This is a predicted structure of a 74-nucleotide RNA (transfer RNA) from a Candidatus Falkowbacteria bacterium. Its Rfam family is "tRNA". Its mean pLDDT, the model's own confidence on a scale to 100, is 80.

RNA sequence: GGUCGCUUAGCUCAGCUGGUUAGAGCACUGCAUUCACAUUGCAGGGGUCAACAGUUCGAAUCUGUUAGCGACCA
Numbered sequence: 001g002g003u004c005g006c007u008u009a010g011c012u013c014a015g016c017u018g019g020u021u022a023g024a025g026c027a028c029u030g031c032a033u034u035c036a037c038a039u040u041g042c043a044g045g046g047g048u049c050a051a052c053a054g055u056u057c058g059a060a061u062c063u064g065u066u067a068g069c070g071a072c073c074a
Stems, first nucleotide, its partner, number of pairs: 001073007010026004019057001028044005050066005
């Protein structure tokens, strides 16, 4: 230098061909339970889906550019 892949909650990840509220587990907060802690049960908070632009009635999802990480080729 070239080709390809990944980027979604604090962490690990799902999201099938664009469509009705963006989710799970763990973690976190509150309550109950306990002398207390842990466990368990119930409830709750937290995301501008890496950034910007484009296509579309509608984009986490399609296209382009940029950034970061990784693999391969030279």